RNAcentral holds the sequence, with entries from ENA. Transfer RNA from Pedinellales sp., 73 nucleotides, folded computationally. Its Rfam family is "tRNA". By type it is a transfer RNA. Rfam links the family to the GO term triplet codon-amino acid adaptor activity. The source organism's lineage runs through Eukaryota, Sar, Ochrophyta, Dictyochophyceae and Pedinellales.
RNA sequence: GGGGAUAUAACUUAAUUGGUGGAGUAUUCGUUUUGCAUACGAAAGGUUGUAAGUUCAAGUCUUACUAUUUCCA
Numbered sequence: 001g002g003g004g005a006u007a008u009a010a011c012u013u014a015a016u017u018g019g020u021g022g023a024g025u026a027u028u029c030g031u032u033u034u035g036c037a038u039a040c041g042a043a044a045g046g047u048u049g050u051a052a053g054u055u056c057a058a059g060u061c062u063u064a065c066u067a068u069u070u071c072c073a
Base pairs, nucleotide, nucleotide: 001072002071003070004069005068006067007066010025011024012023013022019056027043028042029041030040031039049065050064051063052062053061
């Protein structure tokens, strides 16, 4: 220098051919206990890496960029 892959909640990750973004762990609260832990229930937590474009509608399609990683030279 050139090609590919990945980027979604604090962490690990789903989301079908574009149609209201879920789960587990962790956190908070409640029930259970003399108390703690466990178990059960609930809640909060997401500008889907950044910026544009297409569309009635974009995590998903297109373009550029950023970061990480890999291959070639």